[in-house]
RNA sequence: CUGCGCGAUCAGGCAACUGCUGGGCGUGCUCCUUUGCGAGUGCGCCGGGAGGAAAGUCCGGUCUUCAUAGGGCGGCAUGCCGGCUAACGGCCGGGGGUUUGUGCUUCAAGGCGCAGGCUACGGAAAGUGCCACAGAAAAGAUACCGCCCGUUGACCCUGUCAGCGGGUAAGGGUGAAAUGGUGCGGUAAGAGCGCACCGCAGUUCAAGCAAUCGAACUGGCAGGGUAAACCCCAUGUGAAGCAAGACCAAAUAGGGGAGGAGGAGCGGCCCGCUCCGUUACAACUUCCGGGUAGGUCGCUGGAGCCCUUCAGCAAUGACGGGCCUAGAGGAAUGGUUGCCGUCCGCUUCGGCGGAAUACAGAAACCGGCUUAUCGAUCGCGCAGGUUU
Numbered sequence: 001c002u003g004c005g006c007g008a009u010c011a012g013g014c015a016a017c018u019g020c021u022g023g024g025c026g027u028g029c030u031c032c033u034u035u036g037c038g039a040g041u042g043c044g045c046c047g048g049g050a051g052g053a054a055a056g057u058c059c060g061g062u063c064u065u066c067a068u069a070g071g072g073c074g075g076c077a078u079g080c081c082g083g084c085u086a087a088c089g090g091c092c093g094g095g096g097g098u099u100u101g102u103g104c105u106u107c108a109a110g111g112c113g114c115a116g117g118c119u120a121c122g123g124a125a126a127g128u129g130c131c132a133c134a135g136a137a138a139a140g141a142u143a144c145c146g147c148c149c150g151u152u153g154a155c156c157c158u159g160u161c162a163g164c165g166g167g168u169a170a171g172g173g174u175g176a177a178a179u180g181g182u183g184c185g186g187u188a189a190g191a192g193c194g195c196a197c198c199g200c201a202g203u204u205c206a207a208g209c210a211a212u213c214g215a216a217c218u219g220g221c222a223g224g225g226u227a228a229a230c231c232c233c234a235u236g237u238g239a240a241g242c243a244a245g246a247c248c249a250a251a252u253a254g255g256g257g258a259g260g261a262g263g264a265g266c267g268g269c270c271c272g273c274u275c276c277g278u279u280a281c282a283a284c285u286u287c288c289g290g291g292u293a294g295g296u297c298g299c300u301g302g303a304g305c306c307c308u309u310c311a312g313c314a315a316u317g318a319c320g321g322g323c324c325u326a327g328a329g330g331a332a333u334g335g336u337u338g339c340c341g342u343c344c345g346c347u348u349c350g351g352c353g354g355a356a357u358a359c360a361g362a363a364a365c366c367g368g369c370u371u372a373u374c375g376a377u378c379g380c381g382c383a384g385g386u387u388u
Base pairs, nucleotide, nucleotide: 001384002383003382004381005380006379007378008377009376010375012340013339014338015337016336017335018334020049021048023046024045025044026043027042028041029040030039031038032036051359055370056369058368059367060366061365062364063241064240065239066238075237076236077235078234079233080094081093082092083091084090095121096119097118098117099116100115101114102113103112104111105110122232123231127230128229129226130225131224144172145171146168147167148166149165150164151163152162153161154160155159180198181197182196183195184194185193199221200219201218202217203216204215205214207212245297246296247295248294255288256287257286258285259284262276263275264274265273266272304323305322306321307320309318310317311316341357342356343354344353345352346351
């Protein structure tokens, strides 16, 4: 310097004009059983106004209402160990398994490293189910080919071939998978039948908080796989969600209590006239209550953001300092223009052109995960190249 991977930060900048939204201050007008830090409305000024994912709504919480004596069944979720956290199915660290590349080593199986990737990783000896095709056989085995022994027969007779009865899991063949592997011995041929090593199981000791791991000894070695099949075990789990919910509260029509013989209209009063009602669940008056429209709250100062230091491998935590950073409710955060930046193309190297400049967009709030994203910068690691 280039490429790859991981992590972090940013998410075009400046100016002018013009809107929108909610807040503060000042002020004009209107209203009042309340004269106010009041309500409504208009104007002016000032400063605030999307994100790293605001998204999907997948997981966990705060908050709210309803439900709930205690316990159980069922459903759902999680599932190696330790830590972090308000909590989590998240994150960090560790262990085991598996896999890719590569180095060393063993007669071989295998073993020991180095650098990565993946890992839903409790239980298959509680029970049930399934294991396609192929294959003789797919689970508490099996004899298809082959090998070996015996026997009978044939023939070209120390043998070969065929039949029959046995032995055999070494070899071949099938399969994703065939009842430990390699080597030596052994045998009629074979076989953990015997031995050594590797693997496996058990016991003891050592290390570790633990998962787990190392060593020694013992055992000839076992009913293969599948639980992201049913299932079993352990742990957790009440439900719905801010359109949750709380408060204030018209008009109209219902409900309840009290009064009630009159009430209403004909422009103020009387007469008169008209309508409704007259012992009742009445008209009418008044009070109360539920509830709708509407309004207020919930609502954004919080597991908050930034920085230094310290503890810790890390996730994270602690002390100290600084900061206030949208809060709408059919729902604002926009538009136009100019200059500049980045990228691409062309270039006479002066510039010119580009509809290239992402994904997207709050709605009670917070922590995660997942998905989308033009590009830019920084840090770390690995590989390659160049120069000294």